FMN riboswitch aptamer (RFN element), 119 nucleotides, folded computationally. The prediction has a mean pLDDT of 82.
[in-house]
C1' cells in the first nucleotide's frame, strides 16, 4: 500500500388542474416522476438490485426482465444542449392505477465510515 473477510450507517420519486360518472389521485385531456454501478454528467446504451415465477429443510439457486430517435456541440456524449416521443412488478379497491393503499418498521444493488487481524 492493496484486495478480502467483520461491523455501523445511509440506501426510490412523483395526481396539481379539467372533464365525464351514482361511484376514478385507476378512464380521458394537460401535469408530475426517475433506485446502484460503468462511461462525457443517462429513466430509454451496458451491467446489476427490487418486483414476479420456480425449485429448495436451511444458506440459496434457477427463470423472467418495460421504453429514443432527429439535430447541434465537442478529442470523446442513444449520457450535456435543443426538438419530439417512449417506457413503468404483484394484490387491493363502488371504476381500468409509474403517482392512492398493502406485503415493506421488509428486501437490496451499492455508496460512506469505523477498528483491528492477515497475506
Nucleotide at each position: 500500500u492493496a484486495c478480502g473477510a467483520u461491523c455501523u450507517u445511509u440506501g426510490g420519486g412523483g395526481c396539481g388542474g379539467a372533464g365525464u360518472g351514482a361511484a376514478a389521485g385507476u378512464c380521458u385531456c394537460c401535469a408530475c416522476c426517475g433506485g446502484c454501478a460503468g462511461u462525457a454528467a443517462a429513466g430509454u446504451c451496458u451491467g446489476c438490485g427490487a418486483a414476479u415465477c420456480c425449485c429448495u429443510u436451511g444458506g440459496g439457486g434457477g427463470a423472467c426482465c418495460g421504453a429514443g430517435c432527429g439535430g447541434g456541440u465537442g478529442a470523446a456524449a442513444u449520457u450535456c444542449c435543443c426538438g419530439c416521443a417512449c417506457c413503468g412488478a404483484c394484490g387491493g379497491u363502488c371504476a381500468u392505477a409509474g403517482u392512492c393503499c398493502g406485503g415493506a418498521u421488509g428486501a437490496g444493488a451499492a455508496a460512506a465510515g469505523a477498528a483491528a487481524u492477515u497475506u